[in-house]
């Protein structure tokens, strides 16, 4: 970077799908070490133990016990500035947890505070004065299970109070000054008023008998103020998720005043006035989520995310609430409701892990109830030191990075072994072993750090001071302290020892082969493998990656330009709204001057650290880590600059509009008129049919139909004119005339001055059906009858016929509402038509020119399009605005809104399902599409077949077995050119097992050959007879016997694994190809067009020249002849023989015929026709005319067409048998059904009698002549004869002559019975022919088929091939010898050209629905069950504010007291108020009989809707 994947194949367009990287993961196979890091993403679920906040004796008062030591033995002193407990200070608001909530000034950024506060630090200023009552702890009483109280009594303080002072604060007045957003804010003189304090410790001096105290000092600490710092509260700009199937929301709600309240600004609250306030730039409402620094991806721009670390928020079993407090509405604090847990004596009480371990629940799934406070930080302290699950460490986990190891050199006999093998090999493979190192890791030992800085004290100097004192500085010295950790590291010593796996191997995508399997089992990320030769399954062997990991899941991000800002579409793939009119927005002419919005540009302040990038250091290196820097695209201040865009202000006319003035038109509305035509009525004429179809029928018609002819009624709708003619915005508008109206258009000159495009809502118009209400109703006509069609026919066709269709009013709102092409504007070759009206030349007319305008058409150029194709009427180039698309199917459908009366429309989804579904064009197929042309394809004619009996295949059926194939033409008298046994494969029985056959080793023996026993045979077993060829004498070839094992052998299976051979289409004229030209590509051109041919046959044209395979000729055979040859063929001549006959004989070779080599025909001549061609039509000559007749010869291919059983062949089966051999028997069975045949049904014939003419063949295990003998078949013989010489052999039909005369017959022969012949070892199953006798069935064959176009069809015989025998089949031969073809409409097949197309295993294609069954998701549904806010009312805890407070009431007052007075409190009460209850309706979700449609399933069922004119477009 990009790949698979829709087609036969192509190009688009379009989804799915892979290759990357990443992770707090998880899971499966596997597991050596080590550094650094990470480690409950679910149950904000419950917790069981321990820990996680104290500290301070230099704030206070009290103060044990053990032990020591003395002791008068009572006790003293010490311990003791002690533990524990309290009052007080300070801390507990830090650190640490988690993300429930929260869509918000919560966060991010940037700003404001003139609207604020900040404990403990710091820094200045100024104080620290005086006086008082308490009260814990203690001690006693008591109450209670506890837990925790209660009352009496003592006492301290830096705990509390009350006065004093006031430098500066605060407040009031009040002058001034100065900034200022003009609201104020600051600062400075003066005046009044108002608020404070606490001590402690070390040192000295004085007084004193001592202590102590006073007093100085010094530290410290307390007050007030003043500045910083540091935090912390409030406000504001931008930024900060998804739904409009959530469009309205607000009442303290917006703002004012006045006050409360607060550290501070406010509706932060109260009262009052006033009605505003928020919203399509998305209010309000639902849904989801911590925000961010980063982090993963990525070119980038984005997209996802939001663990570890850092910033800020929030939360602390739920919910409410204050209180302390500088700070909190506080996790490890109160206090109250709730729900859980526990504990109790049942009366009450306790607790809160979302700190750290750790349990149990969940859950794919996520650690130790470790060690230390050594260092870092923090609390408290003067300090010294305690505290501290913050932290620093260890521990478990491949979680993940990162780094090293498992060894390294040699080593070919290419061992053994395993896989493969075409049996030669070829591979694992230098790999292994051997041999030579090596010690990183590992074990064993030894040794050993960094991390520790520094305080106290000490010494020196300094500095304060009354001071050498203290306290601080500054240097030096400084004990003791190490979790980690007998670590890290280093150093001996051992021994290649102890350290590889996991995944893939059809394509995509690195890497191939054996066996198994046998649409089974399995696999698969996507396409898709498996049905018996599977690189796709499962093992093996071998390769490929990766590596202490490797796969799979799951997730994001890319890839995907597949939401396109960068970067996409909308004529036909999805996609222009049906049309318009205008609202907000968006966009918008020409000059000019001003500004300085937006843009540029410098500058300045932020943009927290870590991260990421640079660079540089030092843990051996790497991850990690330090140090430095750049970057951070932002945001706010601010100085410039004015082109371009806003905004102000001024001009302009080109945009756009107005005015005159002119014709054009089915533009719209209302009314009036007409004529033709159809029903219907009336009445004349007038008779039997009309009328409808493919054909009928229904109907209508003797009660007078149709037809006609004349009147009359009534709806509707306007024929010609009529035109890719015209007018509307768009649906749509057509007979004439008035009225009344809208818009374009053309000229022409005035005028307005940007007034304009677009256009989300909005609104208004919208065929044709339909709906409501009244009319009207002639014609057609849904529904509906009938009637035909048809398997059926709820249709197409006929006959009726009702809503409708017509009018008035009102709805509806949708159409393939379409150029499937939004609207405007501007630019960019042309040609030619049509309409409107204008201008020029001509002459002012007519027709025609020429041009500028606005309209509508066809072709085209440059572009553009995937291709059709679009092309100034754009789908070109630009620009503006809006609508609208994002795979297909569910589905324009559920649900919820909205509109309708309904019908329904607009709106508009999911959840399941595929892997495709589409466009355009391209080959071919097909088409009951079209046009050419052909063939015995119909037609015309002849004669069969199909009925009979027979023969044959064949099916079926039977059988042990009926052996196997062929199955539509193209299987069926076919493999069968010939099954009695043999063939033979098939069945029953008998027998062999290196075999019936072939090689090769070894013994033996020639080889044969005769006889004989048993036995169906195979076969086994005896006798005899015979010694061969070659030879280098060793033995060798051939055969035969025997062993042994490699082997044979199979007509066993796959023709769908093959070669090969053949069938068919088809002897059709048709297949291709090479370069070149078009096309993005498949392809296309040639070879299509015009002619012509049996022919792609030849001409001619033409971007195509040319070539091959096919045709056609070249071969064979026949028809005409010449030359050559003449026997075994011929005999015209001479001659001979011989009664005659007779080629018999001798000449001969003319002639006939053989045979060999040629001639001959070529559309070569003439005429005509034709495009001066090709060819055609006639004709003349010839034995033959137009390929003279046949034949042999089958293009590129199609049918998995046939053939494994002619042969050949792979694989796979079987080997004492699927092989061999042997008898017998089957293939010949027989209710039946077909095919192809033969003989016939007769008189053109049968019989019988006489008599003629072939042509092709075959003949040594052969044909066999004349005689003979038999009724014959035939048998005797045995001449001739390797055959142009002898034989099969007689040809028959014909003719001639004669009987028979219409009849089941003198037709016909089938069937039976008897009798023989022949062949064969053998005719029983089961050959043939012959005699005599018998004498079926059929009297010309139904629907339907077949064959044949000239020596053919029909008839007549003769012959061969298989073959011992056995032909009605085969293949072949001559003999007689016809009819008919107008012609190409139809039926079958074929060729070309063209058109459709949803076929492409191609019409035997493909597709639709509906029912049945099974499985899946939805939707509705009587209810019913939750969840969640909201709404009225009741309820009112805790608190907090107020109110009262008669009950309490040390400090101060007044009072001799005694009381009293205040400050405060208790209880009582009001607002407010959590929870809870009642009513209410809302919003979601669950289950739910039953239903309703959809998906998706293997070869159900009806039926044929769609695709071809798909048979009714």
């Nucleotide at each position: 970077a990009g790949a698979g994947u829709u087609u036969g194949a192509u190009c688009c367009u379009g989804g799915c799908u892979c290759a990357g990287a990443a992770c707090g993961a998880a899971c499966g196979c596997u597991g050596g070490c080590g550094g650094c890091a990470u480690g409950c993403c679910u149950a904000a679920u419950a917790c069981a133990u321990g820990c996680a906040a104290g500290u301070c004796g230099a704030a206070c008062g009290a103060u044990a016990a053990a032990g020591c030591a003395c002791u008068u033995c009572g006790g003293u002193g010490u311990g003791a500035u002690u533990a524990a407990a309290g009052u007080g200070g300070c801390g507990c608001a830090c650190g640490g947890g988690u993300g429930c909530g929260u869509a918000a000034c919560a966060c991010g950024u940037g700003a404001a505070u003139a609207a604020u506060u900040u404990a403990c630090c710091u820094u200045a200023a100024a104080g620290u004065c005086u006086a008082g009552g308490a009260u814990a702890a203690c001690c006693a009483c008591u109450c209670g299970a506890a837990a925790g109280g209660g009352u009496a009594g003592c006492u301290a303080a830096u705990a509390c109070u009350g006065g004093a002072u006031a430098a500066g604060c605060u407040c009031a007045c009040g002058c001034c000054u100065u900034c200022u957003u003009c609201g104020g804010a600051a600062g400075a003189a003066g005046u009044g008023a108002g608020a404070a304090a606490a001590g402690a410790u070390g040192g000295c001096c004085u007084c004193u008998g001592u202590u102590u105290a006073u007093g100085c000092u010094a530290u410290u600490g307390c007050u007030u103020u003043u500045a910083g710092a540091u935090g912390a509260g409030u406000u504001c700009g931008c930024g900060u998720c998804c739904c409009a199937u959530u469009a309205g929301c607000u009442u303290g709600u917006u703002g004012g005043u006045a006050g409360g309240g607060u550290a501070a600004u406010g509706g932060c609250c109260u009262a009052c006035c006033a009605a505003g306030g928020c919203c399509g730039c998305g209010a309000u409402g639902g849904g989801u989520a911590g925000c961010u620094g980063g982090u993963c991806u990525u070119a980038g721009a984005g997209g996802a995310u939001g663990a570890u670390c850092a910033g800020c928020c929030a939360c602390a079993c739920u919910g409410g609430a204050a209180c302390u407090g500088a700070g909190a509405u506080a996790c490890g604090g109160u206090c109250c409701a709730g729900a859980c847990u526990c504990c109790u004596a049942c009366g009450g009480g306790a607790g809160g892990c979302a700190g750290c371990a750790g349990u149990a629940g969940g859950g794919a799934a996520u650690a130790u109830u470790g060690c230390a406070c050594a260092a870092u930080g923090g609390g408290g302290g003067a300090a010294a030191c305690c505290c501290u699950g913050a932290u620093g460490c260890a521990g478990c986990a491949a979680u993940g990075c990162c780094g090293c190891g498992u060894g390294g050199g040699u080593g070919a006999a290419g061992a053994a072994g395993g896989g493969u093998u075409u049996c030669g090999a070829c591979u694992c493979g230098u790999a292994a072993a051997g041999c030579c190192c090596u010690g990183u890791u590992c074990u064993g030992g030894g040794g050993g750090a960094c991390g520790a800085a520094g305080a106290a004290g000490c010494a020196u100097g300094g500095a304060u001071u009354a001071a050498u004192a203290c306290c601080c500085c500054a240097u030096g010295u400084g004990a003791a302290a190490g979790a980690c950790g007998c670590u890290a590291c280093c150093c001996c010593a051992g021994c290649a020892g102890a350290a590889a796996g996991c995944a893939c191997c059809g394509g995509c995508u690195a890497a191939c082969u054996c066996c198994g399997u046998g649409c089974c089992a399995g696999c698969a990320g996507c396409c898709g493998c498996g049905g018996u030769a599977a690189u796709a399954c499962g093992g093996a062997g071998g390769g490929u990656g990766c590596a202490a990991g490797c796969g799979u899941u799951g997730u994001u991000c890319g890839g995907a330009a597949u939401c396109a800002u960068u970067g996409g579409g909308c004529g036909u793939a999805a996609a222009g709204a049906g049309g318009g009119u205008g609202u907000a927005g968006g966009c918008g002419g020409c000059a000019a001057a001003g500004u300085g919005u937006g843009u540029c540009u410098g500058g300045u302040g932020u943009g927290a650290a870590a991260g990421c990038c640079c660079a540089g250091g030092g843990c051996u290196u790497a991850a990690a880590c330090c140090u430095g820097g750049a970057a951070g695209u932002g945001c706010a201040c601010u100085g410039g600059a004015a082109a371009c865009u806003g905004c102000u202000u001024u001009g302009c006319u080109u945009g756009a509009g107005u005015c005159u003035u002119g014709g054009a038109g089915a533009g719209g509305g209302u009314a009036g008129c007409g004529g033709a035509a159809u029903u219907c009525c009336u009445g004349g004429u007038g008779u039997a049919g009309a009328g409808g179809u493919g054909a009928a029928a229904u109907u209508c018609g003797u009660a007078g139909a149709u037809a006609u002819c004349a009147g009359g009624a009534g709806g509707a709708a306007c024929a010609c004119c009529g035109g890719u003619g015209g007018c509307g915005a768009a649906g749509g508008c057509g007979g004439c005339u008035a009225c009344c109206u809208g818009g374009a258009c053309g000229a022409u000159g005035a005028c307005u001055g940007a007034c304009g495009c677009u256009g989300a809502g909005a609104c208004c118009c919208g065929a044709a059906a339909g709906c409501g209400u009244g009319g009207g109703g002639a014609g057609c006509a849904a529904a509906c009858a009938g009637g035909a069609u048809u398997a059926g026919a709820u249709a197409c066709c006929c006959u009726g016929g009702u809503a409708g269709u017509c009018c008035a009013c009102g709805c509806c709102g949708u159409a393939a509402a379409c150029g499937a092409u939004g609207a405007g504007c501007a630019c960019u070759a042309g040609u030619u038509g049509c309409u409107g009206g204008g201008g020029g030349a001509g002459a002012u007319g007519a027709c025609a020119c020429c041009u500028a305008c606005a309209g509508u058409g066809a072709c085209g150029u440059a572009g553009c399009u995937a291709a059709c194709g679009c092309g100034u009427u754009a789908a070109g180039u630009g620009c503006u605005c809006c609508g609208c698309c994002u795979g297909g199917g569910a589905a324009g459908u559920a649900c919820g809104g909205c509109c309708g009366c309904a019908a329904g429309g607009c709106u508009g989804a999911a959840a399941c399902u595929c892997a495709a579904a589409g466009g355009a064009a391209u080959u071919g197929a097909c088409g009951g599409g079209g046009g050419c042309c052909c063939g015995c394809a119909c037609a015309a004619g002849c004669g069969g077949u199909g009925g009979a009996a027979c023969a044959u295949g064949u099916g079926g059926u039977u059988u042990a077995a009926u052996u196997c194939g062929a199955c539509a033409c193209a299987a069926c008298g076919c493999g069968c050119a010939g099954a009695a046994c043999c063939u033979u494969a098939c069945c029953u029985g008998g027998a062999u097992u290196u075999g019936a056959c072939a090689u090769c080793u070894c013994g033996g023996g020639a080889a044969u050959c005769u006889c004989u026993u048993a036995g169906a045979g195979a076969u086994a077993g005896g006798a005899g007879a015979g010694u061969g060829c070659c030879u280098u004498c060793g033995g060798g070839a051939a055969c035969c016997c025997g062993a042994a094992g490699a082997c044979a052998g199979a007509u066993g299976c796959u023709g769908c694994a093959u070669g090969g051979c053949u069938g068919u289409c088809g002897u059709c004229a048709g297949c291709u190809c090479g370069u070149g030209u078009c096309g993005u590509g498949a392809g296309a051109u040639g070879u299509u067009g015009g002619g012509u041919u049996a022919a792609g046959u030849c001409c001619c044209g033409c971007a195509a020249c040319g070539a091959g395979c096919g045709c056609a000729a070249c071969c064979c055979c026949u028809g005409u002849u010449a030359g050559c040859a003449g026997u075994u063929g011929c005999u015209a001549c001479c001659g001979a023989c011989g009664a005659a006959g007779g080629g018999u004989c001798g000449g001969g070779c003319a002639c006939u015929c053989u045979g060999c080599u040629g001639a001959g025909a070529c559309u070569g001549c003439c005429g005509g026709u034709g495009u001066u061609a090709a060819a055609c039509c006639g004709g003349a000559g010839g034995a033959a005319g137009g390929u003279g007749g046949g034949g042999a010869c089958g293009a590129c291919g199609u049918c998995a067409a046939g053939u494994c059983c002619u042969c050949a062949u792979g694989g796979c089966u079987c080997u004492u048998a699927c092989a061999u051999c042997c008898a017998g028997g089957g293939c010949u069975a027989c209710a039946c059904a077909c095919g192809u045949g033969u003989u016939a049904c007769a008189a053109u014939g049968g019989c019988a009698a006489g008599c003629a003419c072939a042509a092709a063949g075959g003949g040594c295990u052969g044909c066999g002549a004349g005689a003979c003998c038999g009724c014959g078949a035939g048998g005797u013989g045995g001449a001739g004869c390797c055959a142009a010489u002898c034989c099969c052999a007689a040809a028959a039909a014909a003719c001639u002559u004669g009987c028979c005369u219409c009849a089941g017959u003198u037709c016909g022969g089938a069937u039976u019975g008897g009798a023989g012949g022949c062949u064969g070892c053998a005719a029983u199953u089961c050959g043939c022919c012959u005699c005599c006798a018998u004498g079926a069935a059929g009297c010309u064959g139904g629907a339907a088929u077949c064959g044949c176009u000239a020596g053919u069809a029909a008839u007549c015989g003769c012959g061969c091939a298989u073959c011992a025998g056995c032909a009605c089949g085969g293949c072949g031969c001559g003999g007689u010898g016809a009819a008919u073809a107008c012609g190409u409409u139809c039926c079958c097949g074929g060729g070309c050209c063209u058109u459709g197309u949803a076929c492409a295993c191609a019409c035997c294609g493909c597709c639709c629905g509906u029912c049945a069954c099974a499985c899946c998701a939805c939707g509705a549904g009587a209810g019913u069950c939750g969840g969640c806010a909201c709404u009225a009312c009741c309820u009112g805890a805790a608190g907090c504010c107020g109110g009262u407070g008669a009950c309490c009431g040390a400090a101060u007052c007044c009072g001799a007291a005694a009381g009293g007075a205040u400050a405060g409190g208790a209880g009582c009460u009001g607002u407010c108020g959590a929870u809870g209850g009642u009513g209410g309706g809302g919003u979601u979700g669950g289950c739910g009989a039953u239903u309703g449609g959809g998906g998706u399933g293997a070869a159900g069922u009806c039926g044929g809707a769609a695709c071809a004119a798909g048979g009714u477009a």

Record summary:
The RNA shown here (small-subunit ribosomal RNA) has 1513 nucleotides and comes from a metagenome. RNAcentral holds the sequence, with entries from SILVA.